[in-house]
RNA sequence: GCCACCUUAGCUCAGCCGGUAGAGCAAUGCUUUCGUAAAGCAGAGGUCCCGAGUUCGAAUCUCGGAGGUGGCU
Numbered sequence: 001g002c003c004a005c006c007u008u009a010g011c012u013c014a015g016c017c018g019g020u021a022g023a024g025c026a027a028u029g030c031u032u033u034c035g036u037a038a039a040g041c042a043g044a045g046g047u048c049c050c051g052a053g054u055u056c057g058a059a060u061c062u063c064g065g066a067g068g069u070g071g072c073u
Base pairs, nucleotide, nucleotide: 001072002071003070004069005068006067007066010025011024012023013022019056028042029041030040031039049065050064051063052062053061
């Protein structure tokens, strides 16, 4: 220098063909207990890496940029 893939909740990841985003774990509160742990229940937590474009509508499609991983030279 070239090519491919990845970037979504605190962490690990779903979300296939465009219709307003979810799970597990963690954390928080409650129940239970003499108390803690475990268990059960509940609610909360997101500028979907950034910018632009297409569209009635974009996490999803297109372009550019950034970061990461791997390969080639």
Source information:
This is a predicted structure of a 73-nucleotide RNA (transfer RNA) from Candidatus Giovannonibacteria bacterium RIFCSPLOWO2_02_FULL_43_54. It matches the Rfam family "tRNA". By type it is a transfer RNA. About the family: Transfer RNA (tRNA) molecules are approximately 80 nucleotides in length.